Predicted 3D model of a 584-nucleotide part of an RNA (large-subunit ribosomal RNA, domain V) from a Pirellulaceae bacterium.
The coordinates come from a structure-prediction model, not an experiment, and the mean pLDDT is 83.
RNAcentral holds the full RNA, with entries from ENA.
[in-house]
Context: one part of a larger RNA
RNA sequence: CCCGCGGUUAGACGGAAAGACCCCAUGAACCUUUACUGUAUGCUGAUAUUGGUCUGAGAUAUAUCUUGUGUAGGAUAGCUGGGAGACUAUGAGGCCGGCACGCUAGUGUCGGCGGAGUCAACCUUGAAAUACCAGCCUGGCUAUGUUUUAGCUCUAACAUUGACCCUUGAAUCAGGGCAAUGGACAGUGUCAGUUGGGCAGUUUGACUGGGGCGGUCUCCUCCAAAAGAGUAACGGAGGAGUGCAUAGGUACACUCAGCCUGGUUGGCAAUCAGGCGUCGAGCGCAAAGGUAGAAGUGUGCUAUACUGCGAGACAAAUGAGUCGAGCAGUUACGAAAGUAGGUCUUAGUGAUCCUGUGGUCCCGAAUGGAAGGGCCAUAGCUCAUCAGAUAAAAGGUACUCUGGGGAUAACAGGCUUAUCGCAUCCGAGCGUCCAUAGCGGCGAUGCGGUUUGGCACCUCGAUGUCGGCUCAUCACAUCCUGGGGGUGUAGAAGCUCCCAAGGGUUUGGCUGUUCGCCAAUGAAAGUGGUACGCGAGCUGGGUUCAGACCGUCGUGAGACAGGUCGGUCCCUAUCUGCCGUGGG
Numbered sequence: 001c002c003c004g005c006g007g008u009u010a011g012a013c014g015g016a017a018a019g020a021c022c023c024c025a026u027g028a029a030c031c032u033u034u035a036c037u038g039u040a041u042g043c044u045g046a047u048a049u050u051g052g053u054c055u056g057a058g059a060u061a062u063a064u065c066u067u068g069u070g071u072a073g074g075a076u077a078g079c080u081g082g083g084a085g086a087c088u089a090u091g092a093g094g095c096c097g098g099c100a101c102g103c104u105a106g107u108g109u110c111g112g113c114g115g116a117g118u119c120a121a122c123c124u125u126g127a128a129a130u131a132c133c134a135g136c137c138u139g140g141c142u143a144u145g146u147u148u149u150a151g152c153u154c155u156a157a158c159a160u161u162g163a164c165c166c167u168u169g170a171a172u173c174a175g176g177g178c179a180a181u182g183g184a185c186a187g188u189g190u191c192a193g194u195u196g197g198g199c200a201g202u203u204u205g206a207c208u209g210g211g212g213c214g215g216u217c218u219c220c221u222c223c224a225a226a227a228g229a230g231u232a233a234c235g236g237a238g239g240a241g242u243g244c245a246u247a248g249g250u251a252c253a254c255u256c257a258g259c260c261u262g263g264u265u266g267g268c269a270a271u272c273a274g275g276c277g278u279c280g281a282g283c284g285c286a287a288a289g290g291u292a293g294a295a296g297u298g299u300g301c302u303a304u305a306c307u308g309c310g311a312g313a314c315a316a317a318u319g320a321g322u323c324g325a326g327c328a329g330u331u332a333c334g335a336a337a338g339u340a341g342g343u344c345u346u347a348g349u350g351a352u353c354c355u356g357u358g359g360u361c362c363c364g365a366a367u368g369g370a371a372g373g374g375c376c377a378u379a380g381c382u383c384a385u386c387a388g389a390u391a392a393a394a395g396g397u398a399c400u401c402u403g404g405g406g407a408u409a410a411c412a413g414g415c416u417u418a419u420c421g422c423a424u425c426c427g428a429g430c431g432u433c434c435a436u437a438g439c440g441g442c443g444a445u446g447c448g449g450u451u452u453g454g455c456a457c458c459u460c461g462a463u464g465u466c467g468g469c470u471c472a473u474c475a476c477a478u479c480c481u482g483g484g485g486g487u488g489u490a491g492a493a494g495c496u497c498c499c500a501a502g503g504g505u506u507u508g509g510c511u512g513u514u515c516g517c518c519a520a521u522g523a524a525a526g527u528g529g530u531a532c533g534c535g536a537g538c539u540g541g542g543u544u545c546a547g548a549c550c551g552u553c554g555u556g557a558g559a560c561a562g563g564u565c566g567g568u569c570c571c572u573a574u575c576u577g578c579c580g581u582g583g584g
């Protein structure tokens, strides 16, 4: 050097399973509910099946009979018309008794006695006789008819039962019969209202230095923005979701803020007078730009806060947005020239569909109309997730599933090193005196890559996670042992610094613990790296599936770096490495 054999598992980000954690998907499935929209069921009502009598109550029509009192007035005068007579032995006036009404005056009616009269025009009154006749009104009794409603009841629909009979030779089925019970109810059909996670279909936004929680989402102003325009971030600051019939137009006029001086109450500051005053004031509101030769402040007259248009530009993916001379019409102001199509400018907002209202030369299903539509004008959206998915929508999943992602988190690694650890520099001060034996304020400069972080670069078609056990190996910023310097080293014991990694660096109690506390030893019981060394070496106590309990939260399904009991740890070694051994 080549080829084996026996071992061992450190590596081949070993094998196995398109990661179950995390995120994403206008993915899925179950579950919940006061999410949305439906729906089974239940309840209620109407109606059909569904019929009869009676009673009560109400409405209505007809008929008989009645009813009617303000005051004045014989007295309980409903209204109108006719009207000079009417009623009476078919029993008048009167008397007695009963009933009804009643404003307590009386009126009406029935029965008895009795036996011949009673009433009307007069006087009062808006209206004259219930003397008589007819029609009508208000309220009422009774009768009849129609109808509504409530109740009792009937039997023939319908229902139930029968150890009964028949078809029928078995039959508890079916049909028919008979009987009983219930009964127009129940049951059933249709329609409507209500209830309705019982069930169903779905929704439950995005951005985001992972996701969630928080915040934000449209428009305006400034900075960032790098002197044209434009320009991002969960960068730094603020505003808007309108106001104004004068705060608009025009003509004319004026000048503010502040300061000084003077002047009653009056003062630092009110109103008044004089002076200085380029802009520091004001311009409805944020900011910026602008503005005194007005856009600011007044007064007069007013409606251009107009209709039809619009060359040409700015800006711009599109849709939108912005400016606009000029033309036609008609106005306002001004002597006129002229100015005026809102406001000093830049925010004050919402596409399309659908629908309403007003107008209109348009269309009008044979024709004329109409219905309806078009066109013009206008109204209805915190459609604010503001280029607006629907008219209409919340949650849970640790019982979970699928497709994907190292485009994105948790472990480990990487980069960084704020934080952390260590060192150095400076030297205020402490150290009786004395900065530096030992310390060292405020600061400065590094090193390390063991902490907590930041970033999200390999890995999500898988890199197994704390602690223990076993086995270690390295660094030295050294715990012990060794050699030295300084000392505020008398000695002893120390403190501090330098050199030094050869060897060593314990056993128990509690806790899953690392750590820590305690106990006992010892020369010492070092600090770190090694995927917080080591699960294809072991364990599985903790964390981190499915079960369950408690507390808290939630209406609930369920949730909780809250607690608690329980809970499957696979791999026969191909290669490399290492150990032992054989042959050539």
Base pairs, nucleotide, nucleotide: 001584002583003582004581005580006579007578008577010576011575012574014571015570022405023404024403025402027401028400029397030396031395032394035202036201037200038199039198042194043193044192045191046190047189048188049187051154052153054151055150056149057148058147059146060145061144062143063142065140066139068137078136079135080134081133082132085119086118087117094113095112096111097110098109099108100107101106158182159181160180161179162178164177165176166175167174205217206216207215214234218240219239220238221237222236223235241386242284243343244342248302249301250300251299252298253297254296256280258276259275260274261273262272282291283290285348287346288345289344306329307328308327309326312323313322314321318387331340332339333338354380355379356378357377358376359375360374362373363372412459413457414455415454416453418452420448421447422446423445424444425443429439430438466541467539468538469537471533472530473529474528475527476526479504480503481502482499483498484497485496486495487494506520507519508518509517510516547565548564549563550562551560552559553558